[in-house]
RNA sequence: CCCGGACAAAGGCAAACCGGUCGCGAGGCCGGGACGCAAAGCCACGGGUCUCGGGCGCAGCGGGUGCUGCCGCCGAGACAGCCGGGCUGCCCAG
Numbered sequence: 001c002c003c004g005g006a007c008a009a010a011g012g013c014a015a016a017c018c019g020g021u022c023g024c025g026a027g028g029c030c031g032g033g034a035c036g037c038a039a040a041g042c043c044a045c046g047g048g049u050c051u052c053g054g055g056c057g058c059a060g061c062g063g064g065u066g067c068u069g070c071c072g073c074c075g076a077g078a079c080a081g082c083c084g085g086g087c088u089g090c091c092c093a094g
Stems, first nucleotide, its partner, number of pairs: 003094001004092002012037002017032006035081001041087003045084003048079005054074003057070005
């Protein structure tokens, strides 16, 4: 340095759920809490899933320019604890 991860040690993170707060929302943050995690540290680059106050399209309803649905296309977002990729990193039985 690389592969790897032990009924090891030191330490770390924290799902669901609950409270608070921000956001239209997906969800974020803080506190509690631990299902799990050897990158469950960081990055939305590829795929995926999800969201929407927006635009277009299609369908339905209604009769005045609106409502509802689909979530197809565009746009704007969310998830790194869905998979892949990139960057960084603690420990040391083998």